RNAcentral holds the sequence, with entries from ENA and SILVA.
A computed fold for a 1488-nucleotide RNA, annotated as small-subunit ribosomal RNA.
The coordinates come from a structure-prediction model, not an experiment, and the mean pLDDT is 80.
RNA sequence: GAACAAAAGAGUUUGAUCCUGGCUCAGAAGAAACGCUGGCGGCCUGUAUGACACAUGCAAGUUGGAUGCAAAGAAUAGACUUUGCGUAGCGAACGGGUGAGGAACACGUGGGAAUCUACCAUAGAGUCUAGUGAAAGUUGCAUAUGUAUAUGGGCGAAUCCUGGAUAUACAAAGACGUUUGUCGCUCUAUGAUGAGCCCGCGCAGGAUUAGGUAGUUGGUGAGGGAAGGGCUCACCAAGCCGAUGAUCCUUAGCUGGCCUGAGAGGGUGGUCAGCCACACUGGGACUGAGACACGGCCCAGACUCCUUCGGGAGGCAGCAGUGGGGAAUCUUGGACAAUGGGCGAAAGCCUGAUCCAGCGAGGCCGCGUGAAUGAUGAAGGGCAUAUGCUCGUAAAAUUCGUGUGCCGAGAGUAGAUCAUGACAUGUCUCGGCGAUAAGCCCCGGCUAAUUCCGUGCCAGCAGCCGCGGUAAGACGGGAGGGGCAAGUGUUCUUCGGAAUGACUGGGCGUAAAGGGCACGUAGGCUGCAAGGUGGGUUACAAGUGAAAGCCCAGGGCUUAACCCUGGGAGUGCUUGUAAAACUGUUUUGCUAGGGUCAGGUAGGGGAGAGUGGAAUUCCUUGUGGAGGGGUAGAAUCCGUAGAGAUAAGGAGGAAGGCCAAACGCGAAGGCAACUCUCUGGGCCUGUACCGACGCUGAGGUGCGAAAGCAUGGGGAGCAAACAGGAUUAGAUACCCUGGUAGUCCAUGCUGUCAACGAUGAGUGUUCACGCCGUAGGCUGUAUGCCCGCGGCGUUCAGCGAACGCGAUAAACACUCCGCCUGGGGAGUACGGCCGCAAGGCUGAAACUCAAAGGAAUUGACGGGGGCCCACACAAGCGGUGGAGCAUGUGGUUUAAUUCGAAACAACGCGCAGAACCUUACCAGCCUUUGCCAUGCGGGAUGCCCUAAAAGUUAUUUUUUAGUGGUUGGCCCCGCACAGGUGCUGCAUGGCUGUCGUCAGCUCGUGCCGUGAGGCGUCGGGUUAAGUCCUUAAACGAGCGAAACCCCUAUCUCUCGUUGCCAACGGGAAAGCCGGGAACUCGAGAGAGACCGCCGGCGAGAUGCCGGAGGAAGGUGGGGAUGACGUCAAGUCCUCAUGGCCCUUAUAGGCUGGGCUACACACGUGCUACAGUGGCGAUGACAAAAGGAUGCGAUGGUGCGAGCCGGAGCGGAUCCCUAAACGUCGUCUUGGUUCGGAUUGCUCUCUGCAACUCGGGAGCAUGAAGUUGGAAUCGCUAGUAAUCGUGGAUCAGCAUGCCACGGUGAAUUCGUACCUGGGCCUUGUACACACCGCCCGUCACACCCUGGGAAUUUGUUUCCCCCGAAACGCUACAACAAACCUAUGACAAUACUGGCAUUGGAACGUGUAUCACCACGGGGUGGCAAGUGACUGAGGUGAAGUCGUAACAAGGUAGCGGUACCGGAAGGUGCCGCUGGAUUGACUCCUUU
Repeated sequence: GAACAAAAGAGUUUGAUCCUGGCUCAGAAGAAACGCUGGCGGCCUGUAUGACACAUGCAAGUUGGAUGCAAAGAAUAGACUUUGCGUAGCGAACGGGUGAGGAACACGUGGGAAUCUACCAUAGAGUCUAGUGAAAGUUGCAUAUGUAUAUGGGCGAAUCCUGGAUAUACAAAGACGUUUGUCGCUCUAUGAUGAGCCCGCGCAGGAUUAGGUAGUUGGUGAGGGAAGGGCUCACCAAGCCGAUGAUCCUUAGCUGGCCUGAGAGGGUGGUCAGCCACACUGGGACUGAGACACGGCCCAGACUCCUUCGGGAGGCAGCAGUGGGGAAUCUUGGACAAUGGGCGAAAGCCUGAUCCAGCGAGGCCGCGUGAAUGAUGAAGGGCAUAUGCUCGUAAAAUUCGUGUGCCGAGAGUAGAUCAUGACAUGUCUCGGCGAUAAGCCCCGGCUAAUUCCGUGCCAGCAGCCGCGGUAAGACGGGAGGGGCAAGUGUUCUUCGGAAUGACUGGGCGUAAAGGGCACGUAGGCUGCAAGGUGGGUUACAAGUGAAAGCCCAGGGCUUAACCCUGGGAGUGCUUGUAAAACUGUUUUGCUAGGGUCAGGUAGGGGAGAGUGGAAUUCCUUGUGGAGGGGUAGAAUCCGUAGAGAUAAGGAGGAAGGCCAAACGCGAAGGCAACUCUCUGGGCCUGUACCGACGCUGAGGUGCGAAAGCAUGGGGAGCAAACAGGAUUAGAUACCCUGGUAGUCCAUGCUGUCAACGAUGAGUGUUCACGCCGUAGGCUGUAUGCCCGCGGCGUUCAGCGAACGCGAUAAACACUCCGCCUGGGGAGUACGGCCGCAAGGCUGAAACUCAAAGGAAUUGACGGGGGCCCACACAAGCGGUGGAGCAUGUGGUUUAAUUCGAAACAACGCGCAGAACCUUACCAGCCUUUGCCAUGCGGGAUGCCCUAAAAGUUAUUUUUUAGUGGUUGGCCCCGCACAGGUGCUGCAUGGCUGUCGUCAGCUCGUGCCGUGAGGCGUCGGGUUAAGUCCUUAAACGAGCGAAACCCCUAUCUCUCGUUGCCAACGGGAAAGCCGGGAACUCGAGAGAGACCGCCGGCGAGAUGCCGGAGGAAGGUGGGGAUGACGUCAAGUCCUCAUGGCCCUUAUAGGCUGGGCUACACACGUGCUACAGUGGCGAUGACAAAAGGAUGCGAUGGUGCGAGCCGGAGCGGAUCCCUAAACGUCGUCUUGGUUCGGAUUGCUCUCUGCAACUCGGGAGCAUGAAGUUGGAAUCGCUAGUAAUCGUGGAUCAGCAUGCCACGGUGAAUUCGUACCUGGGCCUUGUACACACCGCCCGUCACACCCUGGGAAUUUGUUUCCCCCGAAACGCUACAACAAACCUAUGACAAUACUGGCAUUGGAACGUGUAUCACCACGGGGUGGCAAGUGACUGAGGUGAAGUCGUAACAAGGUAGCGGUACCGGAAGGUGCCGCUGGAUUGACUCCUUU
């Protein structure tokens, strides 16, 4: 100086959040097992399963100094040695094994009194002697200060103590021979050790086990026992145990300890130690100090073995070992050297106890597998953006070293002391040789560590969440990395995390959870004051709490594990002393709790009896005459046999209008016309009384809506079931018409509910305000103030996950009760209790899932609400849908009919133009470094030009001339590579569509909220607009809107050709010319419009309405411009691009065909159906474009398309230039002078080429069609409608597309009805977001389970039969020395002794009987388990059937209880609840 010293979370429910709540993981541990791998040593440890069966060997003997016999040896006189079989003594009851049984004084702990204890220790006394006998034994006698007992005496409640007569009562053993000896023996007392017995407390689960018990409980007496005791018996009494859990059932050896944990706890009881129990199964005793005895006995049973078949033998849960079971657990080893045990005087013998060794990585601990240097960053592998990176100083190589190991030698150390060493080839020292030893798991998150390839919802992984459907960090392999390391992973088990059973340390309004309500028993808790006591409590002390273990300090093995020494702790129990606050108990008081009394008071509190009016229905009668009723609309139904309507009268039952209210009363259920009778409770006041009499309340008892049941009444209305009519796909429903139980009464039963405030009862404390009901007080008599009791609302603090609660708490505290512990299965099954039944109360498990759930948030949605917008509807105009044709699509067809696009937002779309080409498709033919690009290697040939031939062409072959041969270029061959309209738009970029030109989408700071998130962005106005104003916990800002940009409408200025022409001149005419610069126009620059001005509306502001002016008036008209995002929207076939695929083909070329097909269906268009028209003639007026491989004039020609020809124009110069319209004529309602499809003939244009498959012209032909069903589209003004014109593409081809101008309307009351959209709000079980979610039957597969005729097994109660062995009782018989009685003789002669005979008794032996009883058998119940034809429900399962019950007002609000009904969800009736949306009324609150 010390003695335990320290508490971690994560994943997973959701779109996201907070909470509740389960599941899972990270840690530690193990008598473990399994996979892969494996160098050494030390210390430990090893049948957990069949207490299953066991071959073989060993595990308990020893003593010759107790002793008999026998044998052998020695020896030859030594009372020798050894061995065997007996007798005897001691031991064998220890040591060793196992954990079956046992829930018990078995164990643990602490006490106790009525006991025994061999060997051992201490003390005292003794050890005599006879018969028989080999000895032991047995028997006898003696000594007595000894022991026991009867009687007596004494204290006492009693055990007891004392004295002590008497008796026929009761002791003894020696051995050795080294002799002052050693070892024994007997009695007594004491101790020690060991054992028996009793008690308090502690020590499993089940109440779906609630009553158990007859020697049972006690007493008296006796017996028995070592001892107390119903331990046993006789008699008496009727007790005893039990909700503080008896009895029964199931499970289990208990403890010290061990594991875990911060602790409290939880789990466990292997090794070591203490105790218990057992020894093949069951029973029993004997011997002994001790056993009812593991290696003893008897009996019964099962099994095994031997047998001459008569009969015998056996018990590994001792150590090894074998079989078997099992996931699994060792050698038939050595030694008594040590420690200990038995016997012995001792030597010693025995000892599978023990000490050692062997086997097993089973555990813990330690060590090693080399160290230093070493960059060319080697080779090789992997990856790659192809530069490089990485394995990696790693290797190689060089130097060094000897620690595991092997070989040899030596020392002679510890366990051993005088000696003795199994272990032991140990350990230690020295020398030599010299490298011989790394794996396993993991790498998506939790959780440290990533890439490539393969695979393609397959194969597989997975602890949870979850990976895998063609780019997998999750599967398998490779590389790399991470962790641990002679191990490493997996599986199983326990604790922890888990505050997830909460004592420490949880909850119950809505998440699981308050009993439907009260009364009340046990129990728990309990006001103020004082005294006593000291049980609890507290303090101190003592005893105990075994050792080992744990902790601390030291020490010993080289260290550690391990071991040793000392201490601490062991939170406990017991005893003593003390204290007296609290608690208990007791005594005495008090009045604040509670109760009683007196006086008042409100009430729809309860029970019974009676009375009255309104209304419905029915009956009778009158009037009257055709409908009524019912619904969204109808029908069934009633009515000319007179309904309905109306009037009068009557009958009967049920319910109680207004008052009425947030109201009142009651414990809850519940209670409402009026009157009477009886009756419970509350509240207020009081200077009255009692004096803690109180609170709660397990069991228990009572009350308890509706429905329902029983019996008897009653029955107007309503109304499950039922019937009919509707609706519907169906309609076992919603709606309608009827209608029975029932609803009502009486008497019983039932006992449930959303029996709810989803909030147990009671007591105390706590900031304010307002309202309602109801008592009392004050004096100033009021619209006042004060003080109680009850009901309702707002709110501070506080609480709460939030919602919310908030003096009537869900706040702060106390007391008592009830209840919860993931979802489903299930409030089900079985059992029990209750009920007439329906059913109620109590109330599981298997199996299955990783969630189920609460509150709130953001969205989305609603057959929810409010506000608003849009050609959304309405009001209009014109279409589509019907016809013919054009065009696109689907389908079909085909060799191919290439591909894509698919509601809006595919379908005259990609395609601004498929005869070839395009072209991607098909058939045939052809080429293979290729049509094209780059690089490398090789070749000496080839290339170019000309001509010819073959062939459909591509191409191939031949030929002529020229040129070159150094290099280059070209060419050929080869290698890299090219190429791909092949796949994936769900790997992508880019581009685009759509919501939508809708008004939205966000951010910074701040504030609010635990948080998701909200505020801002909402409210009041206003706008086309989140446009602006105002208010306001917001203040600002951004992307959008608007504006800026372009076109257009007006004006001004400038310029003035190719445009223009007013004035002047010329000209036949024409801006044609001179000229002009005014106008039009062109193209540049400006102006202009802002609710600026006026009036009105409006609180005001923004703004709106009207007006003036103005070309234009309220964003003037049009265009471009498209926020955050959505749709895995579209496109790999525009382009780009990752990956995959093809490479004599999926590449490339050519010819021909196809994309143009055609029973059909759809979209988009054109032309029409005609008179507002057609046809003929004639007369006018544009804009905007384009033009050189082009536009093409005038002219000529043709009926015409066109042709000939070619002026002008790269263009305000040339080309092209309208139609509808106007005027005149004709047609006159007809499939026509409408309409033009179709077809025939003849031409024409483009083009290599119009067959498939182009456009146009002329003549002829002259189809359908007479305004179009359901349905549906566009459009709000220069718009619709209608008319023509141009352009792109293009050789040619336009009804399409994109532009242009001409003519030029109608209507908009208005709305929220359809569609779409925006904002606010509300509900939600949706979030893939209503194309959502989701319920039940049925069908199929699998799994678990209930019932079940019966059947099998175990256990057990009661009764009966049988009755082994043994103890015991009783009886009998025989024997019998000592003993007794009697007799006899003898000895002695005082007592007496022996002998013989007779009779008797005790112990003992034997036999028999009886009682008890094991095994066995039979019967009867209880409990438990297994199987089971068939049958019931439940659970699970990517795409089965039927419906659509629930979630939104879920389309009939939902739900609870109950009853009936129905394929199913479910429907309906009655009562109840809000956990119902919407709207209104009433009331209250907040603010002004």